[in-house]
RNA sequence: GGAGUCGGCCAGGCAAUCGCUGGUAGCGUCCGUGCCUUUGCGCAAGUGAAGGAUGCGAACGAUGCGAGAGGAAAGUCCGGGCUCCUCAGGGCAAGGUGCCAGGUAACACCUGGGGGGCGUGAGCCCAUGGAAAGUGCAGCAGAGAGUAGACCGCCUAAGGGCGCGUUGCUUGCAACGCGCAACGGCAAGGGUGAAAGGGUGCGGUAAGAGCGCACCGCGUGCGUGGUAACACGGCACGGCAUGGUAAACCCCGCCUGGAGCAAGGCCAAAUAGGAAUCCGUUGAUGUGGCCCGCAUCGGAUUCGGGUAGGCCGCCAGAGGUGUUUGGUGACAAAUGCCCUAGAUGAAUGAUUGCCGGCUGCCGCGUACUUGUGCGCGGCAGCGACAGAACCCGGCUUAUCGGCCGACUCGUUUU
RNA sequence: UGGGCCGUCGCCAAGUGGUAAGGCACGGGGUUUUGAUCCCCGCAUUCGGAGGUUCGAAUCCUCCCGGCCCAGCCA
Numbered sequence: 001g002g003a004g005u006c007g008g009c010c011a012g013g014c015a016a017u018c019g020c021u022g023g024u025a026g027c028g029u030c031c032g033u034g035c036c037u038u039u040g041c042g043c044a045a046g047u048g049a050a051g052g053a054u055g056c057g058a059a060c061g062a063u064g065c066g067a068g069a070g071g072a073a074a075g076u077c078c079g080g081g082c083u084c085c086u087c088a089g090g091g092c093a094a095g096g097u098g099c100c101a102g103g104u105a106a107c108a109c110c111u112g113g114g115g116g117g118c119g120u121g122a123g124c125c126c127a128u129g130g131a132a133a134g135u136g137c138a139g140c141a142g143a144g145a146g147u148a149g150a151c152c153g154c155c156u157a158a159g160g161g162c163g164c165g166u167u168g169c170u171u172g173c174a175a176c177g178c179g180c181a182a183c184g185g186c187a188a189g190g191g192u193g194a195a196a197g198g199g200u201g202c203g204g205u206a207a208g209a210g211c212g213c214a215c216c217g218c219g220u221g222c223g224u225g226g227u228a229a230c231a232c233g234g235c236a237c238g239g240c241a242u243g244g245u246a247a248a249c250c251c252c253g254c255c256u257g258g259a260g261c262a263a264g265g266c267c268a269a270a271u272a273g274g275a276a277u278c279c280g281u282u283g284a285u286g287u288g289g290c291c292c293g294c295a296u297c298g299g300a301u302u303c304g305g306g307u308a309g310g311c312c313g314c315c316a317g318a319g320g321u322g323u324u325u326g327g328u329g330a331c332a333a334a335u336g337c338c339c340u341a342g343a344u345g346a347a348u349g350a351u352u353g354c355c356g357g358c359u360g361c362c363g364c365g366u367a368c369u370u371g372u373g374c375g376c377g378g379c380a381g382c383g384a385c386a387g388a389a390c391c392c393g394g395c396u397u398a399u400c401g402g403c404c405g406a407c408u409c410g411u412u413u414u
Numbered sequence: 415u416g417g418g419c420c421g422u423c424g425c426c427a428a429g430u431g432g433u434a435a436g437g438c439a440c441g442g443g444g445u446u447u448u449g450a451u452c453c454c455c456g457c458a459u460u461c462g463g464a465g466g467u468u469c470g471a472a473u474c475c476u477c478c479c480g481g482c483c484c485a486g487c488c489a
Base pairs, nucleotide, nucleotide: 002409003408004407005406006405007404008403009402010401012355013354014353015352016351017350018349020068021067023065024064025063027061028060029059031057032056033055035052036051037050038049039048040047041046070385074396075395077394078393079392080391081390082260083259084258085257089292090291091290092289094256095255096254097253098252099113100112101111102110103109114128115126116125117124118123129251130250134249135248136245137244151190152189153186154185155184161180162179163178164177165176166175167174168173169172198216199215200214201213202212203211217240218238219237220236221235222234223232224231225230264312265311266310267309274303275302276301277300278299279298283297284296285295286294305488306487307486319338320337321336322335323334324333325332326331357382358381359380360379361378362377363376364375365374366373367372368371415485416484417483418482419481420480421479424438425437426436432469440456441455442454443453444452462478463477464476465475466474
């Protein structure tokens, strides 16, 4: 200096002016309520009117102070908190998940490890349990597609067939020899296919073949190491019996009750708490697919009517951050410090100026390898993805650019 | 905000593991004096996009993109 890999961080800065949301402090206006004084009515309890100071509460107004979007607030894909349904109960079904160990409130997340694949490497990717429990599927091609099979090919040893030759005789039979091929044997080679029922070599044979043997692979059992997944250049046995597919059904292990802040609670307003149809006590609803159990006694659909306002939930929390300790790590424990949006058609902004970043062009200076690098100045353009809505932990997706750290592989020089 | 459904040619659509039916429209030809009708032929390099599982994906799985529907209270 080049090409990469992994992890983390930032998401323009400052000032002025004008706004928005909610909080807080005191002030003002108005209202409600309580107190005091005077006074009317009344026997009294009480009640009405006027005035005063001021306590409390609510609303509004202006002022001051401090605060005000994200790394994904997004998709709503997982998990949990919270709330209601009595407990969240039993069984079936359904769904999810899937190497092992750990972390966690929990997870399909994270960490570490095993196995497989890719890369020279740093590293990256994997829904990665079971196919010797069962069922299913595999179009076309091909001889054969899962109880294997024979198109081309190879062979003629045995039995049989045909032909030729020799010998014998009972003249169409027997024996021997040679040859042919399949109705016989084989699966080495060719060919088909994504996939053809271990591979290489030697022996063996008529030709061949785990048919036999050696090595490699595979399986089973034992042993050793490891918490385990698993590993072993450890031993013994088995000629191979066991092809693929489970993001096909399924089997095995584990997990899951349902609904969701429009949950749920309170106040206020309003009225026709109405009509029709259907279901119904072995029923209906809560309760989702079903049954049991539990609670309640009506429920569903359509039409019509009214009201669509406020408060709580609602922001201090599995919160953030520093240090120490334990752990390889995810993380946990102890302790100090900090408070950091709560809107509801929905605030968190707009304008101007200066500075800064990147890109392009031009000019000047400088270096040499004379068209490039570096520095300065001017002009123009760009500045992303995107907006909280009950909260939190993840995943995934979008994202102009910039910075930092660790590591790998080439090249050049020393 | 929460819940649910859909996407196949220009339009309507069938196909739910074996290589994308059909109709309308469109293009060409024939019949006809011409037009309509009718007849014949053609028309999806791939199923919204990307990745994965599988020998093989419109179909199964995951993640995105686009579109549509439903909802409060009295009750």
Two RNAs folded together computationally: RNase P RNA and transfer RNA, 489 nucleotides in total. Model confidence (mean pLDDT): 76 of 100. Rfam match: Bacterial RNase P class A. Rfam's curators write: Ribonuclease P (RNase P) is a ubiquitous endoribonuclease, found in archaea, bacteria and eukarya as well as chloroplasts and mitochondria.